A computed fold for a 1568-nucleotide RNA from an Akkermansiaceae bacterium, annotated as small-subunit ribosomal RNA. Model confidence (mean pLDDT): 83 of 100. The sequence is in RNAcentral, with records from ENA and SILVA. Rfam family: Bacterial small subunit ribosomal RNA. Gene Ontology terms of the family: structural constituent of ribosome and ribosome.
[in-house]
RNA sequence: UUAUACGGAGAGUUUGAUUCUGGCUCAGAACGAACGCUGGCGGCGUGGAUAAGACAUGCAAGUCGAACGGGGAACUUUUGGAGCUUGCUUUGAAAGUUUCUAGUGGCGAACGGGUGAGUAACACGUGAGCAACCUGCCCAGAAGAGGGGGAUAGCCCGGGGAAACUCGGAUUAAUACCGCGUGUGAUCCCGCAGGACAUCCUGCGACGAUCAAAGGUGGUCAUCUUUCGGGAUGGCUGCCGCUUCUGGAUGGGCUCGCGGCCUAUCAGCUUGUUGGUGAGGUAACGGCUCACCAAGGCUCCGACGGGUAACUGGUCUGAGAGGAUGAUCAGUCACACUGGAACUGAGACACGGUCCAGACACCUACGGGUGGCAGCAGUCGAGAAUCAUUGACAAUGGGCGAAAGCCUGAUCGUGCGACGCCGCGUGGAGGAUGACGGCCCUCGGGUUGUAAACUCCUGUCAUCAGAGAGUAAGGCUUCGGCGAGUAACUGCGCCGGAGAUUGAUAGUAUCUGAAGAGGAAGGGACGGCUAACUUCGUGCCAGCAGCCGCGGUAAUACGAAGGUCCCGAGCGUUGUUCGGAUUUACUGGGCGUAAAGCGUCUGUAGGCGGCGCGGCAAGUCAGAUGUGAAAGCCCGGGGCUCAACCCCGGAACUGCAUCCGAUACUGCCGUGCUGGAGGGCUGGAGGGGAGUCUGGAAUUCACGGUGUAGCAGUGAAAUGCGUAGAUAUCGUGAGGAACACUAGUGGCGAAGGCGAGACUCUGGACAGUUCCUGACGCUGAGAGACGAAGGCCAGGGGAGCGAAAAGGAUUAGAUACCCUUGUAGUCCUGGCAGUAAACGGUGCACGCUUGGUGUGGGAGGAUUCGACCCCUUCCGUGCCGAAGCUAACGCGUUAAGCGUGCCGCCUGGGGAGUACGGCCGCAAGGUUAAAACUCAAAGAAAUUGACGGGGACCCGCACAAGCGGUGGAGCAUGUGGCUUAAUUCGAUGCAACGCGAAGAACCUUACCUGGGCUUGACAUGCUUGUCGUAGUUCUGUGAAAGCAGGACGUCAGUUCGGCUGGACUUGCACAGGUGCUGCAUGGCUGUCGUCAGCUCGUGUCGUGAGAUGUUGGGUUAAGUCCCGCAACGAGCGCAACCCCCGUGAACUGUUGCCAGCGGGUAAUGCCGGGGACUCUGUUCAGACUGCCCGUAUUAAACGGGAGGAAGGUGGGGACGACGUCAAGUCAGUAUGGCCCUUACGCCCAGGGCUGCACACGUGCUACAAUGCCCAGUACAAUGUGAACCGAUACCGCGAGGUGGAGGAAAUCUUGAAAACUGGGCUCAGUUCGGAUCGCAGGCUGCAACUCGCCUGCGUGAAGUUGGAAUCGCUAGUAAUGGCGCAUCAGCUACGGCGCCGUGAAUACGUUCCCGGGUCUUGUACACACCGCCCGUCACAUCAUGGAAGCCGGUCGCACCCGAAGUAUCUGCGCCAACCGCAAGGAGGCAGGGUCCGAAGGUGUAACUGGUAACUGGGAUGAAGUCGUAACAAGGUAGCCGUAGGGGAACCUGCGGCUGGAUCACCUCCUUU
Repeated sequence: UUAUACGGAGAGUUUGAUUCUGGCUCAGAACGAACGCUGGCGGCGUGGAUAAGACAUGCAAGUCGAACGGGGAACUUUUGGAGCUUGCUUUGAAAGUUUCUAGUGGCGAACGGGUGAGUAACACGUGAGCAACCUGCCCAGAAGAGGGGGAUAGCCCGGGGAAACUCGGAUUAAUACCGCGUGUGAUCCCGCAGGACAUCCUGCGACGAUCAAAGGUGGUCAUCUUUCGGGAUGGCUGCCGCUUCUGGAUGGGCUCGCGGCCUAUCAGCUUGUUGGUGAGGUAACGGCUCACCAAGGCUCCGACGGGUAACUGGUCUGAGAGGAUGAUCAGUCACACUGGAACUGAGACACGGUCCAGACACCUACGGGUGGCAGCAGUCGAGAAUCAUUGACAAUGGGCGAAAGCCUGAUCGUGCGACGCCGCGUGGAGGAUGACGGCCCUCGGGUUGUAAACUCCUGUCAUCAGAGAGUAAGGCUUCGGCGAGUAACUGCGCCGGAGAUUGAUAGUAUCUGAAGAGGAAGGGACGGCUAACUUCGUGCCAGCAGCCGCGGUAAUACGAAGGUCCCGAGCGUUGUUCGGAUUUACUGGGCGUAAAGCGUCUGUAGGCGGCGCGGCAAGUCAGAUGUGAAAGCCCGGGGCUCAACCCCGGAACUGCAUCCGAUACUGCCGUGCUGGAGGGCUGGAGGGGAGUCUGGAAUUCACGGUGUAGCAGUGAAAUGCGUAGAUAUCGUGAGGAACACUAGUGGCGAAGGCGAGACUCUGGACAGUUCCUGACGCUGAGAGACGAAGGCCAGGGGAGCGAAAAGGAUUAGAUACCCUUGUAGUCCUGGCAGUAAACGGUGCACGCUUGGUGUGGGAGGAUUCGACCCCUUCCGUGCCGAAGCUAACGCGUUAAGCGUGCCGCCUGGGGAGUACGGCCGCAAGGUUAAAACUCAAAGAAAUUGACGGGGACCCGCACAAGCGGUGGAGCAUGUGGCUUAAUUCGAUGCAACGCGAAGAACCUUACCUGGGCUUGACAUGCUUGUCGUAGUUCUGUGAAAGCAGGACGUCAGUUCGGCUGGACUUGCACAGGUGCUGCAUGGCUGUCGUCAGCUCGUGUCGUGAGAUGUUGGGUUAAGUCCCGCAACGAGCGCAACCCCCGUGAACUGUUGCCAGCGGGUAAUGCCGGGGACUCUGUUCAGACUGCCCGUAUUAAACGGGAGGAAGGUGGGGACGACGUCAAGUCAGUAUGGCCCUUACGCCCAGGGCUGCACACGUGCUACAAUGCCCAGUACAAUGUGAACCGAUACCGCGAGGUGGAGGAAAUCUUGAAAACUGGGCUCAGUUCGGAUCGCAGGCUGCAACUCGCCUGCGUGAAGUUGGAAUCGCUAGUAAUGGCGCAUCAGCUACGGCGCCGUGAAUACGUUCCCGGGUCUUGUACACACCGCCCGUCACAUCAUGGAAGCCGGUCGCACCCGAAGUAUCUGCGCCAACCGCAAGGAGGCAGGGUCCGAAGGUGUAACUGGUAACUGGGAUGAAGUCGUAACAAGGUAGCCGUAGGGGAACCUGCGGCUGGAUCACCUCCUUU
């Protein structure tokens, strides 16, 4: 470079968000499946996985007459008898042929077929071995087959029995059985040779001994004989069979290496056990069995025990490595009702054989018998679940036979099941008014949808009709040829020809024709993952759900419908396996804080191991050989139309074994080296350890002196001590414990730990060194030793402190925190215990990798008189930091960097470091260490917020300093509550409560009661009728509304059309709703808050959320401004721009004004005039830290000053950032959805909203002398006014009335009051206060009873300054005084909104309370502290531990009993074959004994289940109880270990840790 082959995807879910850790879940493939819905055809496969549960019925192993004697049948021949129809029937006998057969005999039945219970084993796989073996039938070879005997089934007779069956007698055959002979040969003994591995093997030779046999059926020849059918005898010969032996083949037996499950909560097991000698036994080796001897054998590389399991080729999955699995097919094993046993045989300890025992079932005459589907079908049962009681031996194969053939539920076929794989179809083309219908809709339309209809075609499959295979090869008969053999033929074997035949499947496959789109589509899903969306119903219900999660009235998540998506004769669900999961990590993970380093050291096994040389070749590498069955997978090719499926070939089978090589590395052996390691010598440092002795300060106690009323203690107190003399103070003494300062991120030690001094003994480290050994090393499972505090045992000791305990406080309680006492303990000696946050949360060892700066110990250099400082170096101990690492925090030559070796440990949270078991302990307890169940998280680091009884800074009438109030009284008003027919509704901490309401007697009005109306009180359209319309008015009834009726009334326009408009009326669409939802909304508003904040773009930093900017130093009212800065800019806010007030100017000049001029009045801008002033109104000016001084960083700015009407925002208003509170409002209006429709709409009358044991808010008036009363008297402003304001005047005490000048307004209308002056009152419930009540009036209004306001007279309540608590206000403010306006007929207004008059006090200051802002810190909060959260108790459910016991299962040991049966002993009973004349013998049988021995029984131990009164904790469960332990300094910092105590979380003591906030100090570091 080319070619080929192969090839690994993630997602959801912890959070407000992020990164990581980590589990859970999903998408894929597969299945002997099952279930739900659906279902047209075919091919090929496949189908009892559960109860190795029980089985009715039929079949599944027979065959051979050419081994044998019988028996039956048919036919033929001969013959006898009988009948007669004289050639037939029938009955006998003999012979022959054919055929069937019970029995004897042979072979088979040990194959084939089924199942997987058992088995953890040489059972299986793989590779070897047997010189330690067997092998029927088959093949090849050698040799033989002589001659006899005695029985027995059958059959017959007799007996017993229900049956199964059996007994006796007589008789009979064989290829059945038994001797004898022969001995090729085999075996035994012996010798030789060769081989080998020790026993031995192979070959050869020799004496002796032992050991065989069976015939059948054809052909043919010869002789003899005959009843002429034949028979007998003797040869030859074919085939089958028989005997001995050798070899082969096949099949088996035995042995060994290696390989493949879980469990150590199984750590020790074993007595035929391990070995030997001898014997027995077997086909064969062997303790296989026995006797004796020895005491061995196995085991942490897991023995023994327990659990589970047939193994393999393969199958599924996976990128692979692996993981899971062992259906169908194939190989092996095991089993056959359960257990035991042998017999027969080549082969069995035998699925369809035998015996025994047991369980079960059946028959029975009750005496006794019979059976074994895990063969094929089939039945019942259990189960989610698995087929026909089918056809055939046609093919393939098997058994028997000479063969034909018979048998064969092996097998081949068919059937049933969508159980799986594969293929095919359910039509194709055209077809738009885009039909109808459905669904949606913004009502326009869209979509279903070319889909349908319709037109033209096609004919697969199915249907009907017809034709119609292949699977068949063989065998039989006959003919021919060849071959071997024979004396020859026949026969035998092979080849060829001819003939008649053999098909279960099946009239099937296939082909042809016919007809007609005709017969053939469903299932699931549609919130995300995950392709696919709308409407309706429902309303945390019903339901869904794999995970996250949906459903509480607008559900793409439930149910339905329409539509869409995916697959399709299937589609979903469930279960299981692998995958994803690198989530057990060999490939390919981790352990500071997420789970995870043993508390520490020493060291055994093991693992690993420096440099050089030589040897070996075990590992390793290369080649070759054998094997790795077939099938399967893969590749190539081929056959069914394709495919599935099948066939052929190749590759592969990654393995094992053997042989021959290579020698780098590892290993082993030998030899050497010094760098690792160790030793020697010299030297100094040290709270290293142990023992003995000594010391002073302090506390306490005792005694004595002085001395007097307190001491002690706390936030404050009390308990306690003290007049019996305390505390205080002085002296003396006793006793125990601990060692101030020095003291230091300083020293030593392996860790725990170690601190007065001296002495003795002793361990380790370090430095220097021209010395020595020569890899002696590192790590370290088990093991051993040490191991704080607390605790335990025994004996001492006991000053102080101090669990428990007692008392006092605190508190709602206080089993606590605080206080007073105080026992164990703390101390010593000896022993036990063995744990801690035993922490650097960081195992040990070695090597490598930039630096800076402290400090402890040592050495050297330079320098010096000598040192110090300085430089170099080694060891220790800190801090900061480079690269690198890390999720981040952080680590960083003392690594958490880069590497190596070894050990320990982890695998989601909870349950639980718990239970059970084991080990240890005196106990407390320690150690090892689960499961059920439950959750979808638990967690780490960092981020942004929020919060803190954390910190720092700053601000605000926040506090403080002041002034005046509220809370007490009476009244007004609003609210709650209560009441009611109704007391309509809303607003509810601040931010509801004189709020919506700027006006509830009717109306309003929404509520209640009653009376009425129904296209409606109101809108639009269509429609019927009318036009004498509309409207006005009257009558009856009635509370009115309404209902009924009457009268008046020429509707208008006009193109002249009953056309248009208008009105009423009828009906239909619709109106209407203060009905619901402010948690569906718009809009508006409140609040934090006029607080100074809230953001963006780009850049930069960070994996990221985010950060930076916006932080910092100053400054400001302000994120205001300045400086600095990885930021640079910008936006919304702040400020300013707008309005009002304060000064001035210009203009304006009536209705306002009047200085000057003139006129006039009792008086008044009254008049003429004027614009100067005030004022009205408009426009300008002015204020900007602009100027000066000082301070500050030469800044921003601040302090002071000048000028100015005003000075640092001049005062006030309007203006309200991003957002928060699901804040408020559907009842102001608007509006989605829902609801009502002769009523939840509309009208009317009356009532209610005003109701009153009570509570609260907001106000008014007061309680009086800074006051009240009387009299006099002065000064405003904002405003309002036509159904209105209303003057002068008159009446009335007054409210008011009469009246009506003026005024649509700078013109008219409205006494301002407090103040001030004078007088009275004199501290009293009053000349204060005015409630309440009575009487009499006025006004408004249709109407003042419920329920208006006002006036006069009378009445004269509470109240004498207000508890806890709480509100407003910083200057023209508070306080106080009056005036106006809106609403409105009137008014409950003392409310609201404005106006002017009079007019203060105080602020040291920011410690504290409240609220807010910025920075920082902690956090387990994020619904954000009104957060989170712990434990007991109570209730319900679930699983589990303990437990007196009870019930099983498994297994061990001891003993008893002991079937069948082998072996052995016996065998007095019995017996045909051989020997023997006989008696008898040999031999055998029955019977009996012994060993062993299944089942059974008794006792005892272990393991393992079930169940259980009661009991322990655990988990879970919207709204239970008690507390508040933890998270912030969580209000006593928390946590760990331990001990005691307590309802509970917990508390306390002792020691430890920081995974503690805050403040201060010390040290180190960084910078200068």